[in-house]
Glycine riboswitch aptamer from Microvirga arsenatis, 90 nucleotides, folded computationally. The coordinates come from a structure-prediction model, not an experiment, and the mean pLDDT is 76. It was read from a public genome assembly, where an Rfam model found it. Lineage of the source: Bacteria > Pseudomonadota > Alphaproteobacteria > Methylobacteriaceae > Microvirga.
RNA sequence: AUGAUCCCCGCGGAAGAGACCGGACGACCGUCCGGCGCCGAAGGCGCAACCGCCCCGGAAACGCUCAGGCCAAAGGACCGCGCGGGAGCU
Numbered sequence: 001a002u003g004a005u006c007c008c009c010g011c012g013g014a015a016g017a018g019a020c021c022g023g024a025c026g027a028c029c030g031u032c033c034g035g036c037g038c039c040g041a042a043g044g045c046g047c048a049a050c051c052g053c054c055c056c057g058g059a060a061a062c063g064c065u066c067a068g069g070c071c072a073a074a075g076g077a078c079c080g081c082g083c084g085g086g087a088g089c090u
Stems, first nucleotide, its partner, number of pairs: 005087004009082005018036001020035006037070003043066001044064003050058003
C1' cells in the first nucleotide's frame, strides 16, 4: 500500500404489538400515577446451536421480558451504499 474483516460517521430501506380503561396536570399534542392485555429487532440476561487461534475463548435472528415498545413521530436489530475516518490480522 492492496484485498477481505471489524468499529465509528453519513444516507436509504426496515417489522411486531391496546389511537385500551380510570384519575390528575392540561386548549390539544403530550406527561405522570394506577390497572389489566400484548410485542421483540435498542440495550440487558440465559441456554447453547454454531464458530475459532481449540488451554481456553467468542457466541445467535433461539429463549426471558428487567429495560424498551404497542396511531403517528422518535427509536429500531439487520441489509445496501460511501471509496468518508480509524483499528488489528494477512
The model forms 81% of the base pairs in the Rfam consensus.